This is a predicted structure of a 471-nucleotide part of an RNA (small-subunit ribosomal RNA, 3' major domain) from an uncultured bacterium.

Context: one part of a larger RNA
RNA sequence: UGACGGGGACCCGCACAAGCGGUGGAGCAUGUGGUUUAAUUCGAUGCAACGCGAAGAACCUUACCUGCCCUUGACAUCCUCGGAAUCCUGCAGAGAUGCAGGAGUGCCUUCGGGAGCCGAGAGACAGGUGCUGCAUGGCUGUCGUCAGCUCGUGUCGUGAGAUGUUGGGUUAAGUCCCGCAACGAGCGCAACCCUUGUCCUUAGUUGCCAUCACUUCGGGUGGGCACUCUAGGGAGACUGCCGGUGACAAACCGGAGGAAGGUGGGGACGACGUCAAGUCAUCAUGGCCCUUAUGGGCAGGGCUACACACGUGCUACAAUGGACGGUACAAAGGGUUGCCAACCCGCGAGGGGGAGCUAAUCCCAUAAAGCCGGUCGUAGUCCGGAUCGGAGUCUGCAACUCGACUCCGUGAAGUCGGAAUCGCUAGUAAUCGCGAAUCAGCUAUGUCGCGGUGAAUACGUUCCCGGGUCA
Repeated sequence: UGACGGGGACCCGCACAAGCGGUGGAGCAUGUGGUUUAAUUCGAUGCAACGCGAAGAACCUUACCUGCCCUUGACAUCCUCGGAAUCCUGCAGAGAUGCAGGAGUGCCUUCGGGAGCCGAGAGACAGGUGCUGCAUGGCUGUCGUCAGCUCGUGUCGUGAGAUGUUGGGUUAAGUCCCGCAACGAGCGCAACCCUUGUCCUUAGUUGCCAUCACUUCGGGUGGGCACUCUAGGGAGACUGCCGGUGACAAACCGGAGGAAGGUGGGGACGACGUCAAGUCAUCAUGGCCCUUAUGGGCAGGGCUACACACGUGCUACAAUGGACGGUACAAAGGGUUGCCAACCCGCGAGGGGGAGCUAAUCCCAUAAAGCCGGUCGUAGUCCGGAUCGGAGUCUGCAACUCGACUCCGUGAAGUCGGAAUCGCUAGUAAUCGCGAAUCAGCUAUGUCGCGGUGAAUACGUUCCCGGGUCA
């Protein structure tokens, strides 16, 4: 000077408390440990690993295993020789590959050849998801969106260092004010950026009967941009105004006006540094190692195993509910080897069909919870749907290992969950559906978004956890 203390003071945070809903019990999904295995590829491991890399493991992916093959190699540059390239067929084989046959003769040219591509050969070399994240770059997590971390000059101290940055107030904030041997400054805070909430304006192939006319009643048509909306520009909030408190300060409390107040809500944005944190498997890269193999190709298998243990979720255990009939209201997205309407067939998954749409125009696309009826009557049930049997549909070369979905049958555990433990302070929790990326298909209950309905509680800071400041 720091760090630490089951020492002290002050202050924050869903940290506790108050409250709502969960997890821990059940079934299943998924990840991990363990075990097993020829292989169950590798990495991630307290918070900060465990629905994590994986925003898609049947083949491919794929790095693993078994077997069959290749050796200048699947890929790059250089040299020599031959052949245009390219296309088609047959045979063997699991395929990689090997053997054989046929079609074909191009472009430029100084006629020597050249460009491009294919094949053969020699060697320089290629190649490695092999090791080291404790050799590294880059990127990321975390403390933490916590309010801190420093510098120049001056001053003090023999010096390490201190001061400034402490103190009195105040703030979300080292935010601001006052004081002060300090005076200034930088990185952070805040603001500038995006989005949402109000209004004005510009624009009108979306919207509107608002107004007028027609109407096969649908903004369908004429017509109009007023409104809604869309997307450009602008206004608006600054403690600006009033009262009170306060050191006459900063600021705080209350009020007015306002769509909105005191950083309006949300996002992007993460200081100096910490954890030799994570990643050599995204990429790059030093060193080491392999070089007829630790490289390359292929087929099949594995990553999907299963006595068990843990994490994260989904579905439930029902009546604020289940099933049936009728009926209403979104937002945000995606779509041309794509989205797929009307109509027909099928109980259905789906099939046929072919209109429209490069999309404010057409399609995905009926939102669901809700509301209105009657039904079930506390029952392992008209709850719950696991599991299994059968029959099918679709994608794909191919659904045995190992796909999703549909229909019929079967109907398991489960009656609210021990110790313990998690999330959330408002359009939040809870609950309800919708969309997208990846993607042929999908094991998505995941992730990322979108809207609908829409609470309860916070006395307070003694205690638990984490953090800041000071002595």